[in-house]
RNA sequence: CAAAAAGAUAGGCAAGUCUAUUGAAAGAUAGUACACGCAAAGCUAGAGGGUCUAAGCAUGAAGAUGUAUGACAGCCAGUUGCAUUU
Numbered sequence: 001c002a003a004a005a006a007g008a009u010a011g012g013c014a015a016g017u018c019u020a021u022u023g024a025a026a027g028a029u030a031g032u033a034c035a036c037g038c039a040a041a042g043c044u045a046g047a048g049g050g051u052c053u054a055a056g057c058a059u060g061a062a063g064a065u066g067u068a069u070g071a072c073a074g075c076c077a078g079u080u081g082c083a084u085u086u
Stems, first nucleotide, its partner, number of pairs: 004086003012038002016034002018031005036074001042079003048076002050072003056067004
């Protein structure tokens, strides 16, 4: 220096709850304290699969059904990579 494996030692991220903002919703952002958990819980959503919502649009007498140009990467996945040990 490179590759592989291990596991949460030090650091890192932060689920969920509460409050506020935003959005049609799914969700997102910020704050506070606890910290579910994570070796990538870093990044990527016309590189792929999957999942959620349905404003608008279409159908319908109505209930409702379908649909993404809207979301989720802490669903799989792609890609990049840190500290310790072997």